This is a predicted structure of a 103-nucleotide RNA (SAM riboswitch aptamer (S box leader)) from Chryseosolibacter indicus. Lineage of the source: Bacteria > Bacteroidota > Cytophagia > Cytophagales > Chryseosolibacter. Its Rfam family is "SAM riboswitch aptamer (S box leader)". Rfam links the family to the GO term regulation of gene expression. The model forms 97% of the base pairs in the Rfam consensus. It was read from a public genome assembly, where an Rfam model found it.
């Protein structure tokens, strides 16, 4: 690096570093940032996976050890269907990202 599978509308900070644009790629909007964002460190928090505990059929609760994660639903469409004259709504992909297993 691929695959496969499951999730993804909840949930969660303070300091310290830096110093400008962030918010996955492309557009196209729309928040959000020097009242210092994004990012990086440390300590915590929160509970999606995988682990352990108790209930022992799916499942559910708890713990916080491994990974994650900690503005806005993955910030929203973009790519088909419907249902509409339109806005617009639902559902279904693509994409992306976490986790496990494997190659």
């Nucleotide at each position: 690096a691929g695959u496969u599978u499951a999730u993804a509308a909840a949930g969660a900070a303070u300091a310290g570093g830096g110093g400008a644009g962030a918010g996955a790629g492309c557009a196209g909007a729309c928040u959000u940032u020097a009242u210092g964002a994004u990012c990086c460190u440390a300590u915590u928090g929160c509970a999606a996976c995988c682990u352990g505990u108790c209930a022992a059929a799916a499942u559910g609760a708890u713990a916080a050890g491994g990974u994650g994660c900690u503005a806005a639903u993955u910030u929203c469409u973009g790519c088909c269907u419907a249902a509409u004259a339109a806005a617009u709504u639902a559902g279904g992909g693509a994409a992306u990202a976490u986790a496990a297993a494997u190659u």